[in-house]
Predicted 3D model of RNase P RNA and transfer RNA as a complex of 448 nucleotides.

RNA sequence: CCAGCUGGUCGGAGGACCGCCUGCACAUGCGGGAGGAAAGUCCGGACUUCACGGAAACACGGUGCCGGUUAACGACCGGGCAGGGUGACCUGACGGAAAGUGCAACAGAGAGUAAACCGCCGAUGGCCUGCCUUGAAAAAGGAUAACAGGAUCAGGUAAGGGUGAAACGGUGUGGUAAGAGCGCACCGCUCGUCCAGUGAUGGACAGGCACGGCAAACCCCACCGGAAGCAAGACCAAAUAGGGGCGACAAAUGAUCCGUUUCCGGAUCGUUGCCCGGGUAGGUUGCUAGAGGUUUGUGGUAACGCAAAUCCCAGAUGAAUGGUUCUCGCUCUUCGGAGUACAGAAUCCGGCUUAUAGACCGGCUGGCAUA
RNA sequence: CGGGGAGUAGCGCAGUCUGGUAGCGCACUAGUCUGGGGGACUAGUGGUCGCUGGUUCGAAUCCAGUCUCUCCGACCA
Numbered sequence: 001c002c003a004g005c006u007g008g009u010c011g012g013a014g015g016a017c018c019g020c021c022u023g024c025a026c027a028u029g030c031g032g033g034a035g036g037a038a039a040g041u042c043c044g045g046a047c048u049u050c051a052c053g054g055a056a057a058c059a060c061g062g063u064g065c066c067g068g069u070u071a072a073c074g075a076c077c078g079g080g081c082a083g084g085g086u087g088a089c090c091u092g093a094c095g096g097a098a099a100g101u102g103c104a105a106c107a108g109a110g111a112g113u114a115a116a117c118c119g120c121c122g123a124u125g126g127c128c129u130g131c132c133u134u135g136a137a138a139a140a141g142g143a144u145a146a147c148a149g150g151a152u153c154a155g156g157u158a159a160g161g162g163u164g165a166a167a168c169g170g171u172g173u174g175g176u177a178a179g180a181g182c183g184c185a186c187c188g189c190u191c192g193u194c195c196a197g198u199g200a201u202g203g204a205c206a207g208g209c210a211c212g213g214c215a216a217a218c219c220c221c222a223c224c225g226g227a228a229g230c231a232a233g234a235c236c237a238a239a240u241a242g243g244g245g246c247g248a249c250a251a252a253u254g255a256u257c258c259g260u261u262u263c264c265g266g267a268u269c270g271u272u273g274c275c276c277g278g279g280u281a282g283g284u285u286g287c288u289a290g291a292g293g294u295u296u297g298u299g300g301u302a303a304c305g306c307a308a309a310u311c312c313c314a315g316a317u318g319a320a321u322g323g324u325u326c327u328c329g330c331u332c333u334u335c336g337g338a339g340u341a342c343a344g345a346a347u348c349c350g351g352c353u354u355a356u357a358g359a360c361c362g363g364c365u366g367g368c369a370u371a
Numbered sequence: 372c373g374g375g376g377a378g379u380a381g382c383g384c385a386g387u388c389u390g391g392u393a394g395c396g397c398a399c400u401a402g403u404c405u406g407g408g409g410g411a412c413u414a415g416u417g418g419u420c421g422c423u424g425g426u427u428c429g430a431a432u433c434c435a436g437u438c439u440c441u442c443c444g445a446c447c448a
Base pairs, nucleotide, nucleotide: 001367002366003365004364005363006362007361008360009359010358012328013327014326015325016324017323018322020033021032022031023030024029035342039353040352042351043350044349045348046347047229048228049227050226053264054263055262056261057260058259060225061224062223063222064221065079066078067077068076069075080094081092082091083090084089095220096219100218101217102214103213117161118160119157120156121155124154125153126152127150128149129148130147131142132141133140134139169187170186171185172184173183174182188209189208192205193204194203195202196201233285234284235283236282243276244275245274246273247272248271254269255268256267257266278447279446280445292311293310294309295308296307297306298305299304329340330339331338332337372444373443374442375441376440377439378438381397382396383395384394391428399415400414401413402412403411404410421437422436423435424434425433
């Protein structure tokens, strides 16, 4: 210098005038007023109601290598293993397929305690030829112990070909009739023993080649989960036909208590569940001081914890956070100007995911050149 | 603000649970019957299964993310 990887921060700045919401003063005024995602509502909580408390089973849903962090989590941190990259580094729903059930279209011989289409062999057991007689030959008859040939039958084989996403360890060598973990060497895999580690897992030794894939198919194992949501819920006010229908029960083996069932102790009720119809579309509260922010110190590799000091930072309800203008920054420019990303709180927090112009600060890798 | 459902041919729908050639009705095109129309019959055309990734040999179907549409929820008695 070029090409890349990765962690983090900001996401316009300052002023003038006129407004809006809100707290305090109640008269001038003074203080505060969108975000990193306020978004998607995908997870986890706080809070509230289901009257409350306890136990069990079944069902349903979720999570899934190991250890830690946390109020909690499917989040985060560290580690292991696997895959990708020359590398910095990145990615991973990553328990179990030797518990069981199931699936694999088409193609192919064969698709699950595999199969034999082409090919190879034909060791072993047959068959034919050879050998003898007749005959010109074809052929017929006889012999067939041994040996040779044929590749004809039985049979052997899984090296090679072919099909497929996938064909029951891979490469080499010996071996064999041809072959084959059949033997051996290396690699791979699995169980066992020992060692290291909290553990996932790794290493060594010995033995064998048995045991394919899919669990984001059912399922098994381990762990977790009661349900609904601030339009939850509480209070006040106003208005109406305190109406109708379908059930349940009627004094207790009843109903209700928000998956089902059962049990224990209970609570409420002469009412109660659902639907139709009717009325009001007003206010107060929940509501914002919190697993809060900032700084410093300290423990820890880190996530994060602990301690001290300091600060108060929207709480509105059809819903405020705006408009005009000046200077500067940045981008584009036809030099007149134009633009300045994604986006807009609604009970509140911790995460994840998605959108985002541009700017800044680190750490690291590869290549080339020069000293 | 909170919660649920849907997206497949021009239109209305099935198939998704349990993965393997994407189907039904109407509409459209051509032909036959008819003097012509209507109608009937026969044959046919037409699909990024909302989009993007992942799992799998293979995805409309399973999983994750995302976009669009749609429905419900107040209080009183």